[in-house]
Context: one part of a larger RNA
């Protein structure tokens, strides 16, 4: 100088504590181990609803089995044709065989180009290996305050100071003081967005006051909502108190907004030979009639068990029916589909509008009024099985997703331990999007109703600065 330490001191964090909901019990999805399997394709364990924004075929890297072997795919050389395309056989297909067949652009008619086929080697190919041989890109510590130089200066020397002290702050923030002046990469601002207001814009948005209509519908209007652009507002500015005269703290005014206003992008030097050769790129090694490459069909969807992440419940602050009121984000031409009409239902059949502030999706649910049900394995709860439809798609057996009628398991609040969260947060509640032909209880996003705590920092988890011991590097 670093790391440790069941050593000391300061000092943060949903660490705990104070609260509110859960997970460990039940059934299901989902993923993981393990086992099994001809294969369950690979990684990831700082893994485990994870790559995977969507395994029926394809994806598909795995397994069987049947082809192919300059090869599905690129460039070269050299020769034929005009290839494509059809038919018919045989086949699971791929592709084999046999028939047919005459169209492409350009031209100096010599050919040339594109195509298609044979052959020759050069070469393609490899999701085959090594992430401990790399680039890139990601996790992690951790949005924790920290990580260094340049010069000076002290030390023979590693080094030290600066970076420590005394305040402060979310912060190596800032102040003040010091052999240290100053500067970097970090913090903060600059960047997005929401909260307020002002100015322009007024369509397809919006309607106060005036006509009109079933309806902002239509004329009309530029107020209001609201669009989207520019502007403006907050800076401890301003009083008081308090501190050291300071940084700063409290309190209070004014304001929509108060001391970072709320959220977000942003991740300093580094750690761990951390992941990742299967996204990509790439060095070395290995395959090359196969580790390639086309096909069928399976498989990745098994299942004594064991664990994560979830959805639904175990009910009365519910269920059931019946009436009614309120959104925001978003998508839509191979699309979203009003209306009408059939069907209990999924849906269908016809059929305008929309390439969207116009038209669809799009009835939000919870909430709230009314009625029913009375503690009960029930009018809770819905697995699971039947049987009969629906949609997508060559194709729903292995293996989709819905409906409808019937079945109606377990499950009466969960051992030990665990897990999330400080506010428009948890929690309840519905709603859109990507991926997609078709398949979400998962992922990203949005509204809507809306809490409870926080004495404190003694104690457990991680961290920061300081000091002290070490036989450890």
């Nucleotide at each position: 100088u670093g790391a440790c330490g069941g050593g000391g001191g300061c000092c943060c964090g949903c660490a705990c504590a104070a609260g509110c909901g859960g997970u460990g019990g039940a059934g299901c999805a989902u993923g993981u181990g393990u086992u099994u399997u001809a294969a369950u394709u690979c990684g990831a364990c700082a893994a485990c609803g994870c790559g995977a924004a969507g395994a029926a075929c394809c994806u598909u890297a795995c397994c069987u089995g049947g082809g192919c072997u300059u090869g599905a795919c690129a460039u070269c050389c050299c020769g034929c044709g005009c290839u494509a395309c059809c038919a018919u056989g045989g086949g699971a297909a791929a592709c084999c065989a046999u028939g047919g067949g005459u169209u492409c652009c350009c031209u100096u008619c010599g050919g040339g180009g594109a195509c298609g086929u044979g052959g020759u080697g050069a070469c393609a190919g490899g999701u085959g290996c090594u992430g401990c041989a790399u680039g890139g890109c990601u996790g992690u510590c951790g949005u924790c305050a920290g990580c260094u130089c340049g010069u000076g200066u002290c030390g023979u020397g590693a080094g030290a100071u600066g970076u420590u002290g005394g305040a402060u702050u979310a912060a190596g923030u800032u102040c003040c003081g010091c052999a240290a002046c100053g500067a970097g990469c970090g913090c903060a601002a600059c960047c997005c967005u929401u909260a307020u207001c002002c100015u322009g814009u007024g369509u397809u948005a919006c309607c106060a006051g005036c006509a009109u209509u079933a309806a902002g519908u239509u004329g009309g209007g530029g107020a209001c909502u609201c669009u989207c652009a520019g502007g403006a507002a907050a800076c401890u500015g301003c009083u008081g108190g308090u501190g050291u005269a300071u940084a700063g703290c409290c309190a209070g005014a004014g304001g929509a907004a108060g001391g970072u206003g709320g959220g977000g992008a942003u991740g300093a030097c580094g750690u761990c030979a951390a992941g990742u050769c299967a996204g990509c790129a790439u060095g070395g090694c290995c395959u090359u009639u196969a580790u390639g490459u086309c096909c069928a069909g399976g498989g990745c969807u098994a299942c004594a068990c064991a664990c994560g992440u979830g959805c639904u419940a175990c009910a009365a602050u519910g269920g059931c029916c019946g009436g009614u009121a309120c959104a925001a984000c978003g998508g839509g031409c191979u699309g979203c589909u009003a209306c009408a009409c059939c069907g209990c239902g999924a849906g269908g059949u016809g059929a305008a509008g929309c390439g969207a502030a116009u038209c669809c999706c799009u009835u939000a649910a919870a909430a709230c009024c009314g009625g029913u049900c009375u503690u009960a394995g029930u009018u809770c709860g819905g697995a699971u099985c039947g049987u009969a439809g629906u949609c997508u798609g060559c194709a729903a057996c292995u293996c989709g997703a819905c409906u409808a009628c019937g079945u109606g398991a377990a499950g009466u609040u969960g051992g030990a331990a665990u897990c999330g969260c400080u506010a428009g947060u948890a929690a309840c509640c519905g709603u859109g999007g990507a991926u997609c032909a078709g398949a979400a209880c998962g992922c990203c996003g949005c509204g809507g109703u809306g809490a409870a705590u926080a004495c404190g920092u003694u104690c457990c988890c991680g961290g920061g600065c300081c000091u002290u011991g070490u036989a450890c590097a």
A computed fold for a 473-nucleotide part of an RNA from a metagenome, annotated as small-subunit ribosomal RNA, 3' major domain. The prediction has a mean pLDDT of 83. It matches the Rfam family "Bacterial small subunit ribosomal RNA". Its family is annotated with ribosome and structural constituent of ribosome in the Gene Ontology. The full RNA is in RNAcentral, with records from SILVA.